[in-house]
C1' cells in the first nucleotide's frame, strides 16, 4: 500500500430573519417586550432489572413463573468484564452456536425397519422328522440415531467373551488453578442411545399493582340499587392478620350516579463534565467545576445565504490491458440531507440507521 | 404513557402433550339441470400456516426477536 478483522466516536457546520414551548424579570396585564434555556444514540419495542408510591411493617406454605459453566462487577438483571470447555468456520487476527441432572421417575423417538432400547429379516453356523428350532452382530439392509475402533486369541459359526494397544466413561488420587477446568497416575471391559426451548429433579430468584401509581384542594350527584354463619386489604389457593358489619343493614365490592378542574407526584440525579488514582476489565474511588426540555392532545419549526456531504449531466485532463474503464477537477442541477421525535426517572438488551473519523491485530506485497 | 390479546385459503373458523400430503363453511371457475336466472347435483383451483432466526431427525404447534391490528384504564361521593 492491498485485503480482511475487531473496538470506540460523530452523525450535517456557520450566519441572517421570521415563530413556538418552560422559566425569570418588567410593562400600558384576555396581550406585549427583554433576558434565558429548549430532544436521541436509539426518545422506539416495552423485553428484562431497578428507584419511588400504594396495599400491612410485605408475613409462611403450596401453586405459578425466570435464570442455569466458573469468577468478578453492579442498587439490581435474563445485563456487562474476564476466563473455562465442546462443535463448526477461516492461513491468521478472529467470530458463531451451546454448556446444572437423562445412574430419581415418567413420557416421546412419526415414516422406514427384523428390532428404537430392547430385537435375529437376510446372511452365517449347528441340529434335523426338511415343518422348523437353537446359537449369532462378525457381514448386508432401514434410518435423523442400532452393541467404540484395530489387530489377535477363540470357536460349529461368532461375539469385550479373552488379550495388546488406541479412544470415551466412571471411581480413586497428584500437580498447577480462587474455581470452571487442564495435565498426570492407578484400578474397573464399564462402552445399551437421543429429547429436558416435553414432564420433571437440583441450586437459585421473585408478593401484587403500577406515575391513569399515589398525596392535597375544589366543582357536582342519588348514599338510589344488589349482596350476611358473611364482606374488604388479600387480582392464584390456603393459613395468619387487620379492619367493617348484625337488619335502624357495612365495604365504593358492584350496578347506577356525577365532575372531565387546579396543585403535587416532576427533575440535585445510582447526575454531567475534566483530571487524577486503583484494577488486565467492566467498574470503583478521590478532587474541582456545571445544573442542562418537562408541559395541557403534547413546544423543540419554517425561510434564505456560504460551506461541506450525496446523487445525476456536459465538457476538460491524466492514466491504463483502450469504439471502453478509472481518477481529478471546472460549470449547472437535484437532494434540504441516514434512521427517528422526550412524557415519572434510571441501568441494560433488542431493533432502525445515508454516510464519516478514528485506535488495536491479522494475511500478502514491496522498500529500507 | 401503562396494561393485556390476536394473527392459518378472498371471508369467517378447525387443527388435544411436535409426526409423513394442513382442513371446514361462504365465496371463487368448469360442468349438468332450466327457455333463461336463483336453487340445487357433480368435479376442481386457491395456503412461503404474519416475517426472520434458534431447538429438534421433522415446526402452523416449542424458544426468542420483530411487524401488523385490536381490547381496556382517570378523579369524586
Nucleotide at each position: 500500500c492491498a485485503g480482511g478483522u475487531u473496538g470506540g466516536c460523530c452523525g450535517g457546520g456557520a450566519g441572517a430573519u421570521c415563530g413556538c414551548g418552560g422559566c425569570a424579570g418588567g410593562g400600558u396585564u384576555u396581550c406585549c417586550c427583554u433576558g434565558u434555556c429548549g430532544a436521541g444514540g436509539a426518545a422506539a419495542g416495552u423485553c428484562c432489572g431497578c428507584a419511588c408510591u400504594c396495599c400491612a411493617u410485605a408475613g409462611a406454605g403450596c401453586a405459578a413463573g425466570g435464570u442455569g459453566c466458573c469468577g468478578g462487577g453492579u442498587a439490581a438483571c435474563g445485563c456487562c468484564c474476564g476466563g473455562g470447555g465442546u462443535a463448526a468456520g477461516g492461513c491468521a487476527a478472529c467470530u458463531u452456536a451451546c454448556c446444572g441432572g437423562a445412574c430419581a421417575g415418567g413420557g416421546c423417538c412419526a415414516c422406514a425397519g427384523a428390532a428404537a432400547c430392547a430385537a435375529a429379516c437376510a446372511g452365517c453356523c449347528g441340529u434335523u422328522u426338511u415343518g422348523a428350532c437353537g446359537g449369532u452382530c462378525a457381514u448386508g439392509g432401514u434410518g435423523a440415531a442400532a452393541a467404540g475402533g484395530u489387530g489377535g486369541u477363540g470357536u460349529a459359526a461368532g461375539a469385550g467373551a479373552c488379550c495388546a494397544c488406541c479412544g470415551g466413561c466412571g471411581c480413586a488420587u497428584g500437580u498447577g488453578g480462587u474455581a470452571a477446568c487442564a495435565c498426570g497416575u492407578g484400578c474397573g471391559g464399564c462402552c445399551a442411545g437421543g429429547c429436558a426451548a416435553c414432564c420433571c429433579c437440583c441450586a437459585u430468584c421473585u408478593g401484587g399493582a403500577g406515575c391513569a401509581a399515589g398525596g392535597c384542594c375544589a366543582a357536582g350527584c342519588a348514599g338510589g340499587g344488589a349482596c350476611a354463619a358473611g364482606g374488604u386489604g388479600c387480582g392464584g389457593c390456603u393459613c395468619g392478620u387487620a379492619c367493617c358489619u348484625u337488619u335502624u343493614g357495612a365495604g365504593u365490592u358492584c350496578c347506577g350516579g356525577g365532575u372531565a378542574g387546579g396543585c403535587u407526584g416532576c427533575a440535585c440525579g445510582a447526575g454531567a463534565u475534566a483530571c487524577g488514582u486503583u484494577g488486565a476489565g467492566a467498574a470503583g474511588c478521590g478532587u474541582a467545576u456545571c445544573c442542562u426540555a418537562g408541559a395541557g392532545a403534547g413546544a423543540u419549526g419554517a425561510u434564505c445565504u456560504c460551506c461541506g456531504g450525496u446523487g445525476g449531466a456536459c465538457a476538460u485532463g491524466u492514466c491504463c490491458a483502450a469504439u471502453g474503464g478509472a481518477c481529478a477537477c471546472c460549470u449547472c442541477c437535484a437532494c434540504g440531507c441516514a434512521c427517528a421525535g422526550a412524557a415519572u426517572g434510571c441501568g441494560g438488551c433488542u431493533u432502525a440507521u445515508a454516510g464519516g473519523c478514528u485506535g488495536g491485530c491479522c494475511u500478502g506485497a514491496a522498500g529500507c | 404513557g401503562g396494561g393485556c390479546c390476536a394473527c392459518u385459503a378472498g371471508c369467517u373458523c378447525a387443527g388435544g402433550c411436535g409426526g409423513u400430503u394442513a382442513g371446514a363453511g361462504c365465496g371463487c371457475g368448469g360442468u349438468c339441470c332450466u327457455g333463461a336466472u336463483a336453487a340445487g347435483a357433480c368435479c376442481g383451483a386457491g395456503g412461503u400456516c404474519u416475517g426472520u432466526g434458534g431447538u429438534u431427525c421433522g415446526a402452523g404447534u416449542c424458544c426468542a426477536c420483530a411487524g401488523u391490528g385490536g381490547c381496556c384504564c382517570a378523579c369524586c361521593a
Two RNAs folded together computationally: RNase P RNA and transfer RNA, 445 nucleotides in total. Rfam match: Bacterial RNase P class A. By type it is a ribozyme. The prediction has a mean pLDDT of 79.